[in-house]
RNA sequence: GCAAAGGUAGUGCAGUGGUUAGCAUGUUGGACUCCCACUCCAAAGACAUGGGUUCGAAUCCCGUCCUUUGCG
Numbered sequence: 001g002c003a004a005a006g007g008u009a010g011u012g013c014a015g016u017g018g019u020u021a022g023c024a025u026g027u028u029g030g031a032c033u034c035c036c037a038c039u040c041c042a043a044a045g046a047c048a049u050g051g052g053u054u055c056g057a058a059u060c061c062c063g064u065c066c067u068u069u070g071c072g
Base pairs, nucleotide, nucleotide: 001071002070003069004068005067006066007065010025011024012023013022018055027043028042029041030040031039048064049063050062051061052060
């Protein structure tokens, strides 16, 4: 330099153009317990970025940035 894959809560992952973007784990608070742990309940927490298409975009298209892999 070329090509491919990817970027979504702190972490690891889902997500058929239309449901309040979900699951596990973690964090915080509460219940339980003599205390801790376990268990249960609740809360906070995310679509890399700029445009385009569309009534509607995490999802489709283009550019940029970043990561990984392959080729040279």